[in-house]
Model confidence (mean pLDDT): 89 of 100. c-di-GMP-I riboswitch aptamer from a Chloroflexota bacterium, 88 nucleotides, folded computationally. The sequence was found by an Rfam model in a public genome assembly. Taxonomically the source falls in Chloroflexota (Bacteria, Bacillati).
């Protein structure tokens, strides 16, 4: 140095849930909480999943119902980039 990852150590990240905001929504952003994480640091130009404002399409048309990412997820996966420790 790599791969590896202790009922190591010092430290870190926060699921659900609540409050308060932004957003059409998915989701997020703040405080509060921990279900959990060795990359639960980043990066959505791979795959999936999620929503469908705006567009288009039918329709029995003050409406409704379908198609779509450009919107969202990196705590789904894969791959990139970086990175703290050090026992077997």
């Nucleotide at each position: 140095c790599u791969c590896c990852g202790a009922g190591a150590a010092g430290g870190g990240c926060a699921a659900a849930c609540c409050g308060g905001g932004a957003g059409a929504a998915a989701u997020c952003c703040c405080g509060g909480g921990a279900c959990g994480c060795a990359a639960a640091g980043c990066c959505a130009a791979g795959g999936g999943u999620c929503u469908a404002a705006a567009g288009c399409c039918u329709c029995c048309u003050u409406g409704a119902g379908g198609c779509u990412a450009u919107g969202a997820u990196c705590g789904c996966c894969a791959g990139g980039c970086c990175g703290c420790c050090g026992a077997a």